[in-house]
RNA sequence: CUGGCCGUGGCGCAGUUUGGUAGCGCACCGCGUUUGGGACGCGGGGGCCGUGAGUUCAAAUCUCACCGGCCAGACCA
Numbered sequence: 001c002u003g004g005c006c007g008u009g010g011c012g013c014a015g016u017u018u019g020g021u022a023g024c025g026c027a028c029c030g031c032g033u034u035u036g037g038g039a040c041g042c043g044g045g046g047g048c049c050g051u052g053a054g055u056u057c058a059a060a061u062c063u064c065a066c067c068g069g070c071c072a073g074a075c076c077a
Stems, first nucleotide, its partner, number of pairs: 001073007010026004020057001028044006050066005
């Protein structure tokens, strides 16, 4: 430099194919059971989807550019 994949709550991931307004597990907070811890049960909070722009009534999802990560190849030495 070229191509491919990935970027979504604190962490790990799903959702993208077929646009309709974001979810699961763990973690966290409160309450209960327990002498307490742990564990279990019930309830709850937290992200508008890497950044910007575009298309659309509507974008995590489609298009373009850029940023970051991973993989493969090419090139130089």
Overview
This is a predicted structure of a 77-nucleotide RNA (transfer RNA) from an Ilumatobacteraceae bacterium. Rfam family: tRNA. The coordinates come from a structure-prediction model, not an experiment, and the mean pLDDT is 81.